[in-house]
């Protein structure tokens, strides 16, 4: 010096709740506040999860003189310059230095 690693010191970030704002929503921004975090710094590339509109299929029900290209609700899949990197992985960058 580098890698693994995570003691100390100095500092850093900030979950939930609450308040204000943005958004259809997931969620985000600011304030407050600390559950936690050694990458809880960056990045939606892969997987996961979540959400809205629309589409397809299916199911329960409704209307009914009208039997429909109808309506309410739900499930699955597709869709998306969607959300999440504080779900996991890949990639990029980085402070300190004891065992």
């Nucleotide at each position: 010096g580098c890698c693994g690693c995570g003691a100390a010191a100095g500092g850093g970030c900030a979950a939930a709740c609450c308040c204000g704002g943005u958004g259809c929503a997931a969620a985000c921004c600011g304030g407050u506040g600390a559950c936690g975090c050694a990458a809880a710094g960056c990045c939606a590339c892969g997987g996961g999860u979540c959400c809205u509109c629309g589409g397809a299929u299916c199911c329960u029900g409704c209307c009914c003189a009208c039997c429909g290209u109808g309506c309410c609700g739900g499930a699955u899949c597709c869709c998306g310059u969607g959300a999440u990197c504080g779900c996991c992985g890949a990639g990029c960058u980085g402070c300190c230095g004891a065992a």
c-di-GMP-I riboswitch aptamer from a bacterium, 99 nucleotides, folded computationally. The model forms 94% of the base pairs in the Rfam consensus. Rfam family: c-di-GMP-I riboswitch aptamer. Its family is annotated with cyclic-di-GMP binding in the Gene Ontology. The sequence was found by an Rfam model in a public genome assembly. The prediction has a mean pLDDT of 79.